[in-house]
RNA sequence: UAUUUUGAGAGUUUGAUCCUAGCUCAGGAUGAACGCUGGCGGCGUGGAUAAGGCAUGCAAGUCAAGGGGGCCCGCAAGGGCAACCGGCGAACGAGUUAGUAAUACCCUGGUACAUACCAUAGAGUUUGGCAUAGCUUCUCGAAAGAGGAGGUAAUUCCAAAUAGUUCUCGAAAGAGUAAAGGCGCAAGCCGCUCUAUGAUUGGCCUAGGUCCGAUCAGCUAGUUGGUAAGGUAAUGGCUUACCAAGGCAAUGACCGGUAGGAGGGGUGAGAGCCCGAUCUCCAACGACGAAACUGAGACACGGUUCGUACACCUACGGGUGGCAGCAGUCGAGAAUAUUCCACAAUGGGCGAAAGCCUGAUGGAGCGACGCCGCGUGCAGGAUGAAGGCCUUCGGGUCGUAAACUGCUUUUCUAAGAGAAAAAGCUUCGGUUGAUUGUACCUUAGGAAUAAGGGGUUCCUAACUCUGUGCCAGCAGGAGCGGUAAUACAGAGACCCCGAGCGUUAUCCGAAUUUAUUGGGCGUAAAGAGCGAGUAGGGGGAUUUUUAAGUCUAACGUUAAAUUUUAGGGCCUAACCUUAAAACCGCGUUGGAUACUGAAAAUCUUGAGGACGUAAGAGGCAGAUGGAACAGCCGGUGUAGGGGUAAAAUCCGUUGAUAUCGGCUGGAACACCAAAGGCGAAGGCAUUCUGCUGGGACGUUCCUGACCCUGAGUCGCGAAAGCGUGGGCAGAAAAAAGGAUUAGAUACCCUUGUAUUCCACGCCCUAAACUAUGUCUACUAGCUGUUUCGAGUGUCGACCCUCGGAGUGGCGAAGCUAACGCGUUAAGUAGACCGCCUGGGAAGUACGGCCGCAAGGCUAAAACUUAAAGGAAUAGACGGGGACUCGCACAAGCGGUGGAGCAUGAGGUUUAAUUCGACGGUACACGAGAAACCUUACCAGGGCUUGAAAUUCAGACGAAGAUUGUCCGAAAGGAUAAUCGUCUUUUAGACGUCUGGACAGGUGCUGCAUGGUUGUCGUCAGCUCGUACUUUGAAGCGUUCCCUUAAGUGGGGUAACGAGCGCAACCCUCGUUCUGCGUUACAAGUGUCGCAGAAGACCGCCCCCCUCCAAGUUCAUAAAUUAAAUUUGUGGAUUUAGAGGGGGGAGGAAGGUGAGGAUGACGUCAAAUCCGCAUGGCCCUUUGAUGCCCUGGGCCACACUCAUGCUACAAUGGACGAUACAAUGGGAAGCCAAGGAGUAAUCCGGAGCAAAUCCCAUCAAAGCCGUCCCUAGUUCGGAUUGAGGGCUGCAACUCGCCCUCAUGAAGCCGGAAUCGCUAGUAAUCGCGCAUCAUCUAUGGCGCGGUGAAUACGUUCUCGAGUCCUGUACUCACCGCCCGUCAAGCCAAGGGAGCCGGGAAUACCUAAACUCCGAUUUCGAUCGGCGCAGGGUAAAUUCGGUGACAUGGGCUAAGUCGUAACAAGGCACCGGUAGCGGAAGCUGUCGGUGGACUAAUUA
Repeated sequence: UAUUUUGAGAGUUUGAUCCUAGCUCAGGAUGAACGCUGGCGGCGUGGAUAAGGCAUGCAAGUCAAGGGGGCCCGCAAGGGCAACCGGCGAACGAGUUAGUAAUACCCUGGUACAUACCAUAGAGUUUGGCAUAGCUUCUCGAAAGAGGAGGUAAUUCCAAAUAGUUCUCGAAAGAGUAAAGGCGCAAGCCGCUCUAUGAUUGGCCUAGGUCCGAUCAGCUAGUUGGUAAGGUAAUGGCUUACCAAGGCAAUGACCGGUAGGAGGGGUGAGAGCCCGAUCUCCAACGACGAAACUGAGACACGGUUCGUACACCUACGGGUGGCAGCAGUCGAGAAUAUUCCACAAUGGGCGAAAGCCUGAUGGAGCGACGCCGCGUGCAGGAUGAAGGCCUUCGGGUCGUAAACUGCUUUUCUAAGAGAAAAAGCUUCGGUUGAUUGUACCUUAGGAAUAAGGGGUUCCUAACUCUGUGCCAGCAGGAGCGGUAAUACAGAGACCCCGAGCGUUAUCCGAAUUUAUUGGGCGUAAAGAGCGAGUAGGGGGAUUUUUAAGUCUAACGUUAAAUUUUAGGGCCUAACCUUAAAACCGCGUUGGAUACUGAAAAUCUUGAGGACGUAAGAGGCAGAUGGAACAGCCGGUGUAGGGGUAAAAUCCGUUGAUAUCGGCUGGAACACCAAAGGCGAAGGCAUUCUGCUGGGACGUUCCUGACCCUGAGUCGCGAAAGCGUGGGCAGAAAAAAGGAUUAGAUACCCUUGUAUUCCACGCCCUAAACUAUGUCUACUAGCUGUUUCGAGUGUCGACCCUCGGAGUGGCGAAGCUAACGCGUUAAGUAGACCGCCUGGGAAGUACGGCCGCAAGGCUAAAACUUAAAGGAAUAGACGGGGACUCGCACAAGCGGUGGAGCAUGAGGUUUAAUUCGACGGUACACGAGAAACCUUACCAGGGCUUGAAAUUCAGACGAAGAUUGUCCGAAAGGAUAAUCGUCUUUUAGACGUCUGGACAGGUGCUGCAUGGUUGUCGUCAGCUCGUACUUUGAAGCGUUCCCUUAAGUGGGGUAACGAGCGCAACCCUCGUUCUGCGUUACAAGUGUCGCAGAAGACCGCCCCCCUCCAAGUUCAUAAAUUAAAUUUGUGGAUUUAGAGGGGGGAGGAAGGUGAGGAUGACGUCAAAUCCGCAUGGCCCUUUGAUGCCCUGGGCCACACUCAUGCUACAAUGGACGAUACAAUGGGAAGCCAAGGAGUAAUCCGGAGCAAAUCCCAUCAAAGCCGUCCCUAGUUCGGAUUGAGGGCUGCAACUCGCCCUCAUGAAGCCGGAAUCGCUAGUAAUCGCGCAUCAUCUAUGGCGCGGUGAAUACGUUCUCGAGUCCUGUACUCACCGCCCGUCAAGCCAAGGGAGCCGGGAAUACCUAAACUCCGAUUUCGAUCGGCGCAGGGUAAAUUCGGUGACAUGGGCUAAGUCGUAACAAGGCACCGGUAGCGGAAGCUGUCGGUGGACUAAUUA
């Protein structure tokens, strides 16, 4: 100076969070296809599948100036046609990608080579000859074609001459090898032969690069090299003979799979990843396989020969063919075009040239296949028209959109005019355009001819209505749909893109999700069980050399196109074009030398050795000791022992257990002992001896980088298991028995074999764990412990300080998702190895290796799935822990459960037995009064704008009141009479009728709702603001200690405050006082009533406990010192303060005095649509789910449950006498006195709207007295009969009361269960609400009498706080495992069967080349090799397959309950046995176990 200018995320695991991890989406692209739609133009592009088969036409000919003859025209000159000989070309161009993993391609370098036509230069082109096609004739054949005879030309062929320096051979001498002429009047031109050079094009060699698989590990005999020969244009095992035994391979040989390579294309920030259409370069191929000929060049797409398959012709004898050239056709396929025009241009072949040929090429046609451009109008236009959709009914929106008015004409239609592309050729006159009457231009006409597709829950831009009702359906993921769906379907509106829009498929990106850039491995997937060590990788200090890596400069190459930049040309763009850059690579030459490498020399710090010292369950072998246990013998001794939660099996009178003595046996080693020691890990423990390995410390003497890691490899490797032989006390899989249990193949118990032990040999796995690879360096500390050493000190030691090496705890920085790690790193760096890439299938199948077996090591896929997972958080839960509370238990009192009855519920029944409520929290509940009514149910009879409401229109009539008659069960219907006569007077109010809007519904949904209520629970909790901590969910506060009834209060404290709850404020009662006093009271008064106030509190006194602060004193330790002094620790004590406990005084009341009202945040989709209100849905047209009426039902009755009453009796019953309350109620009412009746009740009528009167009396229990005498009774009263009374229109279904009579069951209640802590339980009566009466024994209140007990918190239930575990969060009524049964799916095995590939051995073998022989030179025969064919035995891949196997998936199947909490036997790993199944048991191991204790800190 120039260039480069570039990187986006989201959804989904959870109650929520962070992380890990996968899945999915938004972008771009395509030779695409499909669906819907479709106006124009330009430029591109179009058989990707069957390298499957092909009808037809064309795609390579040309030269008459090489040759002779033939035919035609012409008088001739000459011209034309085309077969044949000859020359050149046909090896190019065009197509395709089958094969090929290297004989290809790309890039780099090389040479043992060739090169027609072309260019340059030199030399030459002389003399002869033999044939042959054409042609003539004959023969054969269907044809294709073939053959015989005769004669002929040449630029055909042959011979001779010459060839000098260059040519070939040869060291040289020397030898050898050539030719063709033609045209022209001529000049001359075109040729020919030899040589050299050049150019071009090729051949061959070569370093590097170039896909996947190791479940392909060994391959190779022409193989590797040499010598000689042959062969080739040329090198070479290219070929042959001989000799040697080599060559390749873990840097991946060989084998298998896949594939043309490159320039480039897509994507990407880039690095990369994927691809190899069109265009360009190279290769390979031409139906399949093989071979040679010709030629400069081929082993030849439109040439030859042979074989094979296929197809066609045939006279059956024999022939012919190769579209992967351009069109076209069939086939297969989701799918890919015209049997077009022209050689005008560009290019190619031949020719002297004109010219001929050219499906190369130039063009057109078809296809929205792609890219680019244009259009489908523009402006005005509000009563915001109509219509659609929505609506809160007001309106909003489609929407200036339309209509309508004006304008324009790209496009379209018609007409006219009309190119460039042309350079050449020529007889010099002229003539040549396929595209094309195209592009472009002009005129006229008229908004005229021209818009769709997808989407609208979130990701993701865009919303409403209707229908549907887990159906129909949608869906890329999450997911939506079960009656109010922005998610399905339709409609409207809106959003995106637009002649396109969506879908599908594929690639890249997002994906840092294979991580070079740029990841990880303690717990998420992931460190090998441990070591030794090979290759490889990495490597200490100093010096010198070199220059391979490295850096730098120049040169060559990196084809063009493509890409980028700056310009230019088509109206613009796409497209085309010019220039520059770039092409990141390779090579050559020069330079530099820091680092790495290589070579050489030196050093000591890494490493190793030497010497000395001490420690140790390090290993192997041998010996040895005591305790315990079992057995045997003997003694004592007698009935049990053993075992368990409890038992039993079992042992024992043939003497056990117990105890004593003796003997035998095997296994393991108490205490010491420890977080201790040693070892690489596994692991190692009585003691002694022998042998032996390793480490530590000290000295700093020796060697001199000898080091680190370590793929393969080798060795070791708990327990279980296997083999052989021993041994066997105890323990103990399997097995047996006993228990437990629904079962119990278990847990518990009694036995008991393998095994456990030893020797030798295998096996080779573990939660082989520190879930943490080895080595090195660096980075705060504090405190234990083992061991070695130094210093001080000591007689020696202990102690103390310091330096190493181990082994622990806590912690700084840092790291981590968090938990945690933290000099023993999971920190900071380096070296090397191993391993991981969603979950499941699966550590499985197949293959291989190892093993006696069990099995181990290595190790997939189909299929399935949207999660699986880690850490931490808040809850909930635990047959987890701690603390605390409650009539929760316990201690007591009385009940229920048994009887009869009452009431409610279930069930059953019924025409109906209306409905709701169902664990606690339904069941004397809604209902605080079902004969009618209520009433909602049933039967029947009626009404239809309706019983009640608002309103409109019309008609009629005031409204209204009274009395009748008929039908009827009533409602209702029909009908008659009397009275009445409003006001502002077209009319209004009111009423009736008719018609319309509408009413009405105890119909449904309490899971659409409001309101109200129950419950946890009157439990003490539930939260917020700010601050702080954490990545975050969250935490803290609210935890802790003491205390309380209390989150009550105090102390402490990263918290400080606050709110809803608690308490208090309110009401009642208890005491006192004050005021007022009628209806209380004889009166005074104030028992009493009403109203108000006081009183209790944190108050006073004493004692005790706890905490905290300050002081005094004593003891002790350290520092300093001459001493004082200071600091720390412990004990005693004093004072002050706070909290709590006990006692006392005072007081009516004492520790919230008693009771009530008051119910936090929330839980149970708890209850209620039938109290009320209310969204939505449903019924409503004379058979209503509305309304009215009569009767019935809610009252049924085999049975079951719940709540009560009365009892079972003597603490009682009956009778007599007698005493003492309070709350309440009263006018359609309470009802006195008095009277009647046995009574219910009746008559009666006083008083009272109430401190006055009444209910209401003597309340009952109680007290006193008498009887009953333990019995189904003088208990008990059910049931039933008879007679009465009351209410009421009405007591049959179905009321209550009274009297007389009757006199069931029942003698205190099984399992179980309820209430209550003081004026309480128990017991006794009284009142009220509802109400005509009442089924009230219910409910709500009132007073009378009036107890017992609480040691205490182990247990049951419930609750609260904290800790803990969790796989639960619908929250334990949770989650979840396996067999079996059913359906579906893919896979492995499999007697076999079928097919393909590659290779081996043998047999056979066409054409052809080569070799040999023969030869009448025409050819024939033989041999080697070879395509192909056959046989044999293996190998590999695929298909199919009876059958059996495991796996996966699937709303509601069966059996159990293995795991998650201590999951009810802690779980898990390895191994072995067993069992329907999860699983159980043995043995060793782990903590990824809860809890407790001890020890240590």
Molecule: small-subunit ribosomal RNA
Organism: Minisyncoccota bacterium